[in-house]
Molecule: FMN riboswitch aptamer (RFN element)
Organism: Marivivens niveibacter
């Protein structure tokens, strides 16, 4: 110095085919993908959390930079049927849904911030007399 704690380590997935065009992995047809904890049973779309805008504090004319996080706000989205003791979580079947910015042209999937953050997961935890 010693567990409501310290350390490390980990911690997101997808545009294949066509069609049009000067130009699209951004339209359009067909496909592809699904982070964390919770929840009588296993979840993108129940209930929450995460990055991200955005606000807010300090410098600054600003741009921007650095912090902050129960800080206004934005923060997506499910129905029917069946098993069952319990599923909006399985199991068949239809449907939604998807952050800023950039870009010959509108982007969940491409470039970018980001070799960042970070919800959480794990490990290791006395030493010497």
């Nucleotide at each position: 110095g010693u567990a409501c704690g310290u350390u490390c380590u980990c911690a997101g997935g997808g545009c294949g085919g066509g069609g049009c065009g000067a130009a699209a992995u951004u339209c359009c047809c067909c496909a592809c993908c699904g982070g964390c904890g919770g929840u009588u049973a296993a979840a993108g779309c129940c209930c929450g959390c995460g990055a991200g805008c955005g606000c807010c504090u300090a410098c600054g004319c600003a741009u921007g930079u650095a912090g902050g996080g129960u800080c206004a706000g934005c923060a997506g989205a499910u129905c029917c049927g069946g098993u069952g003791a319990a599923a909006c979580u399985c199991c068949g079947g239809g449907g939604c849904c998807g952050a800023c910015g950039g870009u010959u042209a509108a982007a969940g999937u491409c470039c970018g911030g980001a070799u960042g953050a970070a919800a959480g997961a794990g490990a290791a935890c006395c030493a010497g007399a």